Annotation: Predicted 3D model of a 72-nucleotide RNA (transfer RNA) from Methanimicrococcus sp. Taxonomically the source falls in Methanimicrococcus (Archaea, Methanobacteriati, Methanobacteriota, Methanomicrobia). Rfam family: tRNA. It is annotated as a transfer RNA.

[in-house]
RNA sequence: GCCUCAAUGGCUUAGAGGUAUAGCACUUCCUUGGUAAGGAAGAGGUCACGGGUUCAAUUCCCGUUUGAGGCU
Numbered sequence: 001g002c003c004u005c006a007a008u009g010g011c012u013u014a015g016a017g018g019u020a021u022a023g024c025a026c027u028u029c030c031u032u033g034g035u036a037a038g039g040a041a042g043a044g045g046u047c048a049c050g051g052g053u054u055c056a057a058u059u060c061c062c063g064u065u066u067g068a069g070g071c072u
Base pairs, nucleotide, nucleotide: 001071002070003069004068005067006066007065010024011023012022018055026042027041028040029039030038048064049063050062051061052060
């Protein structure tokens, strides 16, 4: 220098055009003599950034940044 992949709550992730899902963690409550386990409810995400297409973009296209891998 070129190619491929990834970036989504605190962490790990699903979603591939119609306002985003789960697990763990967190908060409150129930249960217990008390803890753990279990149950119920809740909070938390400008979907890396900037443009484009579209009635509508996490999703499609272009560029940038960061990370991982490969080729020379």
Model confidence (mean pLDDT): 81 of 100.